[in-house]
Source information:
The RNA shown here (Bacterial RNase P class A) has 373 nucleotides and comes from Hephaestia mangrovi. Rfam family: Bacterial RNase P class A. Rfam's curators write: Ribonuclease P (RNase P) is a ubiquitous endoribonuclease, found in archaea, bacteria and eukarya as well as chloroplasts and mitochondria. Its best characterised activity is the generation of mature 5'-ends of tRNAs by cleaving the 5'-leader elements of precursor-tRNAs. Cellular RNase Ps are ribonucleoproteins. RNA from bacterial RNase Ps retains its catalytic activity in the absence of the protein subunit, i.e. it is a ribozyme. Isolated eukaryotic and archaeal RNase P RNA has not been shown to retain its catalytic function, but is still essential for the catalytic activity of the holoenzyme. Although the archaeal and eukaryotic holoenzyme s have a much greater protein content than the bacterial ones, the RNA cores from all the three lineages are homologous -- helices corresponding to P1, P2, P3, P4, and P10/11 are common to all cellular RNase P RNAs. Yet, there is considerable sequence variation, particularly among the eukaryotic RNAs. Identified in Yersinia as Ysr151/RnpB. Rfam classes the family as a ribozyme. The source organism's lineage runs through Bacteria, Pseudomonadota, Alphaproteobacteria, Sphingomonadaceae and Hephaestia.

RNA sequence: CCAGAGGGUCGGGCGGCCGCGGGGGCUUCGUGCCCGCGAGGAAAGUCCGGGCUCCACGGAAACGACGGUGGCGGGUAACGCCCGCCGGGGGUGACCCCAGGGAAAGUGCCACAGAGAGCAGACCGCCGAUGCUCGCAUCGCGAGCAGGCAAGGGUGAAAGGGUGCGGCAAGAGCGCACCGCGGGCCUGGUGACAGGACCGGCUUGGCAAACCCCACCGGGAGCAAGACCGAAUAGGGGCGCCACAUGGGCAUCGUUCCGGCCCGGCGCCCGGGUUGGUUGCUCGACCCCGGAUGCGAAUCCGGGGCUAGAGGAAUGGCCGCCCAUCGCCUGCCAAGGCGUGGACAGAACCCGGCUUACAGACCCUCUGGCGAU
Numbered sequence: 001c002c003a004g005a006g007g008g009u010c011g012g013g014c015g016g017c018c019g020c021g022g023g024g025g026c027u028u029c030g031u032g033c034c035c036g037c038g039a040g041g042a043a044a045g046u047c048c049g050g051g052c053u054c055c056a057c058g059g060a061a062a063c064g065a066c067g068g069u070g071g072c073g074g075g076u077a078a079c080g081c082c083c084g085c086c087g088g089g090g091g092u093g094a095c096c097c098c099a100g101g102g103a104a105a106g107u108g109c110c111a112c113a114g115a116g117a118g119c120a121g122a123c124c125g126c127c128g129a130u131g132c133u134c135g136c137a138u139c140g141c142g143a144g145c146a147g148g149c150a151a152g153g154g155u156g157a158a159a160g161g162g163u164g165c166g167g168c169a170a171g172a173g174c175g176c177a178c179c180g181c182g183g184g185c186c187u188g189g190u191g192a193c194a195g196g197a198c199c200g201g202c203u204u205g206g207c208a209a210a211c212c213c214c215a216c217c218g219g220g221a222g223c224a225a226g227a228c229c230g231a232a233u234a235g236g237g238g239c240g241c242c243a244c245a246u247g248g249g250c251a252u253c254g255u256u257c258c259g260g261c262c263c264g265g266c267g268c269c270c271g272g273g274u275u276g277g278u279u280g281c282u283c284g285a286c287c288c289c290g291g292a293u294g295c296g297a298a299u300c301c302g303g304g305g306c307u308a309g310a311g312g313a314a315u316g317g318c319c320g321c322c323c324a325u326c327g328c329c330u331g332c333c334a335a336g337g338c339g340u341g342g343a344c345a346g347a348a349c350c351c352g353g354c355u356u357a358c359a360g361a362c363c364c365u366c367u368g369g370c371g372a373u
Stems, first nucleotide, its partner, number of pairs: 001369010012322007020038002023035004040344001044355002047353005052222004066218005071085005086100001087098004101213002106211002108207003123153002125149003130146007161179006180202001181200003185196004226279004236270007247263004286305008323342001326339005
């Protein structure tokens, strides 16, 4: 210098003017004036985990249903998150990826192609030792058939361990060596697991983000949770006073009679409750700096800081200068001029994560290659 890998920070700056939402102060109380604060790394998706609140439940345990998680050990309030390690895969490497328990408990599926896809299969092919038949004409040779074979070809994502030697008529774990697989044992490790010797020739593939089995975890709903205050009008209940029938309604389909109950006005009180108001509402598993411990996630100690709280919902607009980006032009280069104009995106009870979006700028560590000294 080129090409990459991992991690982090920022994501326009300064000034002026006019606005908007909260807070504080001074007010001559008209309201005005002054001061200070006012989006993010993701505020997003609402996918996980918690705090908080209400509801349900007498406590504990077990079982069942449903949902979730799934190598091991740690971290944490907790997690499906993070850290370290193990195993498998990829890369020359830095490093990256993995829902990473169980497929000899059972069920199911394996498209197309292919002869055959599950206790597999003779399409091409190889053999035809053995048995039978025929020919040549004979210690045998040849042809055909029965039959044998999973080595080779072909199909496929996958064809029932792999490579080599032996063996055989041809073959085949048929035999052997190494690798792989399975089993118990020994050693090391907290553990996942690793290493070793031994035994078994070893029909029994893949899929569990198919059902299922095993282990572990999990009450439900969410700030529109919930709590408080509560006007007018309408409606409910109680008490008191005044009216009380010549009226209306009910019981029984109609009519009549008798009897029963209810229906009114005013005043006071009680409780529910709509619009509305207050609260929850932002000091919190918070942020910054330093130190200690730890490989690390993180924890502990000390010091400092206060950093939006709206409620149809504020956080905006304009101008000037500068810095990037991009485009055009001049120029041999260095450089200069003009124009453009700032990515994704907008808090709504609060935290810890994950995922997704993001113009561009900067920093740190590491890897491979080339060159120079």